[in-house]
RNA sequence: AUAUUGAAAAAGCAAACCCGGCGAAAACCGGGGACGCAAAGCCACGGGUCUAAAGUAGUUCUUUUACUAUGAUCGCCAGGUUGCCGAA
Numbered sequence: 001a002u003a004u005u006g007a008a009a010a011a012g013c014a015a016a017c018c019c020g021g022c023g024a025a026a027a028c029c030g031g032g033g034a035c036g037c038a039a040a041g042c043c044a045c046g047g048g049u050c051u052a053a054a055g056u057a058g059u060u061c062u063u064u065u066a067c068u069a070u071g072a073u074c075g076c077c078a079g080g081u082u083g084c085c086g087a088a
Stems, first nucleotide, its partner, number of pairs: 006085001012037002017032005035075001041081003046077002048073003055067004
């Protein structure tokens, strides 16, 4: 130095839930809060999952149903990319 690995210490992120904002919704953002995380940093290109505004079709006659991502999720998995500390 590299690979495997995750002992120690320092630093970091922040689920549920609550408050506020935003959005059609899912979700996201800010504050509080910690279930967890060694990539729980970044990328929505593959699979999955969530939502269904607009659109399409049906029902119906002004309601309601189905399909659909162009919306969302990297804290679902895989992949890509960058990267802190470090015992044996």
This is a predicted structure of an 88-nucleotide RNA (c-di-GMP-I riboswitch aptamer) from an Anaerolineales bacterium. Of the family's consensus pairs, 95% are formed in the model. The source organism's lineage runs through Bacteria, Bacillati, Chloroflexota, Anaerolineae and Anaerolineales. Rfam family: c-di-GMP-I riboswitch aptamer. Its Rfam clan is "c-di-GMP_I riboswitch clan". Gene Ontology term of the family: cyclic-di-GMP binding.